[in-house]
Large-subunit ribosomal RNA, half A from Flavobacteriales bacterium UBA6770, 1663 nucleotides, folded computationally.
The sequence was found in a public genome assembly.
Rfam family: Bacterial large subunit ribosomal RNA. Rfam links the family to the GO terms ribosome and structural constituent of ribosome.
Context: one part of a larger RNA
RNA sequence: GGCGUAUGGCGGAUGCCUAGGCUCUCAGAGGCGAAGAAGGACGUGACAAGCUGCGAAAAGCUACGGGGAGGUGCACAUAACUAGUGAUCCGUAGAUAUCCGAAUGGGGCAACCCGGCAUGUUGAAGACAUGUCACCUAGCAAUAGGAGCAAACGCAGGGAACUGAAACAUCUAAGUACCUGUAGGAGAAGAAAACAAUAGUGAUUCCCUAAGUAGCGGCGAGCGAACGGGGACUAGCCCAAACCAGGAUUGUUUCGGCAAACCUGGGGUUGUAGGACUGUAAUGUGGACUUAGAAUAGAUAGUAGAACUACUUGGAACAGUAGGCCAGAGAAGGUGACAGCCCUGUAGACGAAAUCGAUUUUAUACCUAACAGUAUCCUGAGUAGUGCGGGGCACGGGAAACCCUGUAUGAAUCUAGCGGGACCAUCCGUUAAGGCUAAAUACUCCUGAGAGACCGAUAGUGAACAAGUACCGUGAGGGAAAGGUGAAAAGUACUCCGAAUAGGAGGGUGAAAUAGUACCUGAAACCAUACGCUUACAAGCGGUCGGAGCCUUUAGAGGUGACGGCGUGCCUUUUGCAUAAUGAGCCUACGAGUUACUCCUCACUAGCAAGGUUAAGACUUUAAGAGUCGAAGCCGAAGCGAAAGCGAGUCUGAAUAGGGCGAACUAGUUAGUGGGGGUAGACGCGAAACCGUGUGAUCUACCCAUGGGCAGGUUGAAGCUGUAGUAACAUACAGUGGAGGACCGAACCAGUACAUGUUGAAAAAUGUUUGGAUGACCUGUGGGUAGGGGUGAAAGGCUAAUCAAACUCGGAAAUAGCUCGUACUCCCCGAAAUGCAUUUAGGUGCAGCGUUGAGUUAAGUAUUAUAGAGGUAGAGCUACUGAUUGGGCUAGGGGGCUUCACCGCCUACCAACCCCUGACAAACUCCGAAUGCUAUAAUAUGUUUCUCAGCAGUGAGGGCAUGGGUGCUAAGGUCCAUGUCCGAGAGGGAAAGAACCCAGAUCAUCAGCUAAGGUCCCCAAAUGUGUGUUAAGUUGACAAAACGCGGUCAGAUUGCUUAGACAGCUAGGAUGUUGGCUUGGAAGCAGCCAUUCAUUUAAAGAGUGCGUAACAGCUCACUAGUCGAGCGAUUUGGCAUGGAUAAUAAUCGGGCAUAAAUACACUACCGAAGCUAUGAACUUGAAUUUAUUCAAGUGGUAGGGGAGCAUUCUAAUUGCAUUGAAGGUGAACUGUGAGGUUUGCUGGAGCGGUUAGAAAAGAAAAUGUAGGCAUAAGUAACGAUAAGGAGGGCGAGAACCCCUCCCACCGCAAGACUAAGGUUUCCCCGGCUAUGCUAGUCAUCCGGGGGUUAGUCAGGACCUAAGGCGUACCCUAACGGGGAAGUCGAUGGACAAUGGGUUAAUAUUCCCAUACUUGCUUAAACAGUGAUGGAGAGACGGAGUAGUGAAAGUACCGCGUACUGACGGAAUAGUACGUUGAAAACCGUAGGUAUUGGAGAGGCAGGUAAAUCCACCUUUUUAGCUGAAAGUUGAUAGUACCAAGAGCCUUCGGGCAAUUGGAUAGUGUACCUAAUCAGACUUCCAAGAAAAACUUCUAAACUUAUGUUUAAGGAACCUGUACCGCAAACCGACACAGGUAGUCGAGGAGAGUAUCCUAAGGUGGAC
Repeated sequence: GGCGUAUGGCGGAUGCCUAGGCUCUCAGAGGCGAAGAAGGACGUGACAAGCUGCGAAAAGCUACGGGGAGGUGCACAUAACUAGUGAUCCGUAGAUAUCCGAAUGGGGCAACCCGGCAUGUUGAAGACAUGUCACCUAGCAAUAGGAGCAAACGCAGGGAACUGAAACAUCUAAGUACCUGUAGGAGAAGAAAACAAUAGUGAUUCCCUAAGUAGCGGCGAGCGAACGGGGACUAGCCCAAACCAGGAUUGUUUCGGCAAACCUGGGGUUGUAGGACUGUAAUGUGGACUUAGAAUAGAUAGUAGAACUACUUGGAACAGUAGGCCAGAGAAGGUGACAGCCCUGUAGACGAAAUCGAUUUUAUACCUAACAGUAUCCUGAGUAGUGCGGGGCACGGGAAACCCUGUAUGAAUCUAGCGGGACCAUCCGUUAAGGCUAAAUACUCCUGAGAGACCGAUAGUGAACAAGUACCGUGAGGGAAAGGUGAAAAGUACUCCGAAUAGGAGGGUGAAAUAGUACCUGAAACCAUACGCUUACAAGCGGUCGGAGCCUUUAGAGGUGACGGCGUGCCUUUUGCAUAAUGAGCCUACGAGUUACUCCUCACUAGCAAGGUUAAGACUUUAAGAGUCGAAGCCGAAGCGAAAGCGAGUCUGAAUAGGGCGAACUAGUUAGUGGGGGUAGACGCGAAACCGUGUGAUCUACCCAUGGGCAGGUUGAAGCUGUAGUAACAUACAGUGGAGGACCGAACCAGUACAUGUUGAAAAAUGUUUGGAUGACCUGUGGGUAGGGGUGAAAGGCUAAUCAAACUCGGAAAUAGCUCGUACUCCCCGAAAUGCAUUUAGGUGCAGCGUUGAGUUAAGUAUUAUAGAGGUAGAGCUACUGAUUGGGCUAGGGGGCUUCACCGCCUACCAACCCCUGACAAACUCCGAAUGCUAUAAUAUGUUUCUCAGCAGUGAGGGCAUGGGUGCUAAGGUCCAUGUCCGAGAGGGAAAGAACCCAGAUCAUCAGCUAAGGUCCCCAAAUGUGUGUUAAGUUGACAAAACGCGGUCAGAUUGCUUAGACAGCUAGGAUGUUGGCUUGGAAGCAGCCAUUCAUUUAAAGAGUGCGUAACAGCUCACUAGUCGAGCGAUUUGGCAUGGAUAAUAAUCGGGCAUAAAUACACUACCGAAGCUAUGAACUUGAAUUUAUUCAAGUGGUAGGGGAGCAUUCUAAUUGCAUUGAAGGUGAACUGUGAGGUUUGCUGGAGCGGUUAGAAAAGAAAAUGUAGGCAUAAGUAACGAUAAGGAGGGCGAGAACCCCUCCCACCGCAAGACUAAGGUUUCCCCGGCUAUGCUAGUCAUCCGGGGGUUAGUCAGGACCUAAGGCGUACCCUAACGGGGAAGUCGAUGGACAAUGGGUUAAUAUUCCCAUACUUGCUUAAACAGUGAUGGAGAGACGGAGUAGUGAAAGUACCGCGUACUGACGGAAUAGUACGUUGAAAACCGUAGGUAUUGGAGAGGCAGGUAAAUCCACCUUUUUAGCUGAAAGUUGAUAGUACCAAGAGCCUUCGGGCAAUUGGAUAGUGUACCUAAUCAGACUUCCAAGAAAAACUUCUAAACUUAUGUUUAAGGAACCUGUACCGCAAACCGACACAGGUAGUCGAGGAGAGUAUCCUAAGGUGGAC
């Protein structure tokens, strides 16, 4: 380490439970709100964070009623109270009810700010209290109404897209989603200008049916009525007009009237036409509506309400046993286990001071009627209709009626009009162009009472719990997790360990503490501990078969497992996967073929049957149910035809013919269950997208308004001045000057290159480097532009870490011919990967093949025989077509010769026919099989065939063999055919292998025989037999050839040889001649020539090689001798051999083997899930018999069929349980299996069996969902390399906290102030579980307490900019969009305080001192005052230069205090520190201003009216106006310093020190500059806010009010104020190397804010 057992931890499944949900039923209610809603903010408790309640009268107050003992909510502790003088609690009616919100006095960033008027408090101002003050509509007015919110339902105005059509445009989705307006408890519709059809109905609405019919429709997908019938419910009316009367107005008038339109009242309301009008007559009936009363039963609190004890077990009795009782009550819940009789209740009975609605009734307001006549009048006009364009009707422009209307036109008037699906006629119906109208119908935010074959904490609402909470997002919006101690807290007194309020051990409580607030049960993953066996040469999908040993034992058995045999996980997808193809880290829970429809179809079951059956609805009832009615309607009983129509027939046809379809041969229908289809999301999960309403410009793009910023250095344009120069210009030089999308370079902005970083420090940075840096520059604040839109110096860039169309929610479960996943068992059968078609090829339809059921046939199949058709293999070609080798013969042609031509000749040139010879063909055939096919017969088999019906799957195939095409007679290629196997097939063999060989697995057996293949060992069986071959490890189931080879074996043919072969050895190998030619030379041997000849010989080439310059030389052929028997040549076959080169030593499977190789022959054996044997199970069939026998069978993917198991709930029935249910965890037994039973331990309250029924009904996989736990791993990392060290202290504990001393770092910052933002982080005390990347005694953490003080600072009570809102007004389907006036809106304008001291924490705020501002009152003096109007002023750009000049700083001098050197000198010296001082008042200088300013007078046409003001004109006079700094006062401030000194520490020497007191030293100089002067000046072109405050003028008005000045008195509101603020507190998820506007910003060196070092000050960056 492995396995096992036991005990624990972690974790929170399971079981049980339910406080909460879900779906409904029956009633009620169907609104709330200016009398201030819904919803909130803030408060409110003795203590009070959350929820609940309530509102400054604040977990409450008053009255009445109920009720009757405790009470102060959730919330269980303490304190303090309250209650029989009736509390708490419940009901009814009241009171109070802050602020926001329609929000309403005005404003606004909701919960805040600021007002007017009246009254009151006070003498005024200021402040406060109460009331009131918005807008719209109506109205003369008083006044009344409206506004906003709310779940669904209604009506109306607008109105998508995905999708479907297998694409898409008409169409569909769909008038859906959504937006908008608006109403009610319902809404809408509604009393025929309607339907219908020769008969009739009689408003509307809703249900059933008609009917998926008639129709519409790229006649596709789809859409889809009406009439009629059956029901629910029922209800009808009012105006306009004619006519009459009255009124005021207008016109006209001859003044008598007349006319017009308008208003009011009467009258009147219809189609059989009616009414007015004329005449006659009547006072009642009914009603849907108002108010009031009465009665009745209810609602909103309540009252009483029957009946049980004992024993046993137990912690407890509600259990068991025994004996009783009640019941108009045996619903339910609770009580220490299961309760009719214990409690609350329940049945039935009773009850209201007050409020409410309902019903009935009475009274009342209001409305409501007839008859006759028919001369005249009336009966809804820009209407009906029509043209054009649209829309709605089921109806898509169609033959298209009907309805609505944008536009253009435009009637009739009862002898009339409209309709009846084009239109016309007849006929019928009806009377438009005005209005109202209950019920039947739809819905449920809400209240009460109930129900459930609904859920039970990953379920059920998102939410059982502080849930729309925490948290995320700028926002719209998104959105969790989280239940259980016990009967009762009896929630562990006390002791011990420990630093401990941590945790634990004892002890105690309790039935139980392994029920201890991490709490019921407590599974698994995972982590441990103890024990048993085993393990350190071993190769392993980890099991299985055999099994030694050891341990244990209840003697049944159990644990372990050395060693040996065999053995490449699961799923998916595939022709095919161990595959190195997909998916899963592990465990637990959850997780996918469901449901609806009078739809279609089939099967089974049941009822009735030529019939069957009801739907809506009604009634009854014990009430989601059941029963009884209900015949409308539907299906069937008759068909044929396009139809009229006819009918057991009919159609076609001239037909009586023939043919088609029918009848003859009759079974349906209704329901239940199941299979399948259709429409719906339709088995589950999954897009990218499309469309609609909204939300976003805190990021970023551009724009608008208003502010701010840019160290320092350099260059030196124009202009000007001077000189020279010119006739004058020009021009030149010098100076001045200070321009520039100028130069260098910090801040600032950007982001060039490289490196680092890449699970980062950082979701874009760091380091170094780089570009711009007075400009088209950068930046703050406040605004604007919004999604097919914006913005864009343009990159498809940016538009909140998102952009070729943002984000959010919705349509929506879009669609997905695609991928993945799809859950228990057994039994029977069992495919396909083919054909045709397809915008089709990975999809689908039909057929084929499968299965199940029913049925009919002698069908199917095989073998043999016989008879046929046929043109393949083969073969053949003087048998055709075509192609073709060689030769012969020889037409024709070419070439040559013949001097040209002619006649001819030649030709190893091409070549027809013919002959000989050879040979070819898928699209040649004179021929021609085998097999296959057809038919007949016999035999075998026995329904396998065929038909109909239900349900499929398949339509990617693959290998091998054979026959072909293609290709290279390539492919593990591709396309066909036939067969076979794999697919979907296990077993044996081939080392290993889908398909090759053998062989088809129901199960069991430690039985036997064989197949392929094997028998030396691995490894079962022959070291078998006989005869050969091989020498190469050839070979041993092999990848190899041309070619080579005197390897060897066997055969065949042929030659030489005792007349001596072949080989070896010895000897010869000569002469003419150096043949000739050639050559420099060529002599056998460079080359050429040839009668390569001749001679001598046993034999010897005018030479086979080597060799020389050429010779020479050495050889060969050839010959003799020696030797003594076979020697050569050619060829065929077997086995060897070279050819022969690849990556592990890497192989014959291995060892190895000379057979254990190889060839032939033979014998024996081994060898499989085959066959046999024995036993068992199941299926089908048959037989008999009712339980057996026999026969055949039982591989299996997709798929079909059958039978079962388990889970949850229901009904009936029957049981178990505190003497212990479910669940958990072991063991044993049992069934083919899913599973079941029994039992030990745990557990502590429920749970089974049987028979039926109903399903949220079975998981290993979906990169599944949620939770838990592993792994990597004690690994990476611990976030700028500015740095720490020592001593001491506190403490349980110190690298980190505190103190001291050193060291180090920043120092245009890492210091100080402040805006935004944050929102208590600030200060003190206490604490250390978490947070802090370590620790922690520390903290920005936790608990408790404290802290922010303003007339002058900032903002408001003042002003306006961009921009917002917005009355009038304009535009627009709605919502809404603009917008004078007005009102908001700072980033700007206006506006009054300084110094010092003080707290742990605040200070321009408190205190001290000294100032200033504005109202008010009083007093005095003087005066015309007076605005929302006029005028002035406010009032403005860039760049640049010079001057003045604080403060700070530096230097010098003086002064004060302290100190100053071993040895010496110096003290008139040196060093250090200090030597300071505001606002305000006074003063009025430098400077600036010069066509300027002030003052006076006169005129005046402009300034919307006026003006004494302004402007303008004339004139007189004057020199002002503005204005720093300095100076004087403020000033007795205070600091250094001196003295005293509580207290603390101490090394006892002293040190530190709050606090108190005292008051000594310059009112120097120089350098330098910011602000200021200054709104200055110069210069340039791009020409550079507004309004108020302020000054002044008058208008209205007023004149004892108002104004000015002075003095005194008194008044002066609201908000912010802590702390961080380049950062650990803001924005970046973090205590994050990033980002963040403005102000101050010292010294040395330096041009400098660069850079380096330092000061003040701050730090050492949390391992």

The prediction has a mean pLDDT of 81.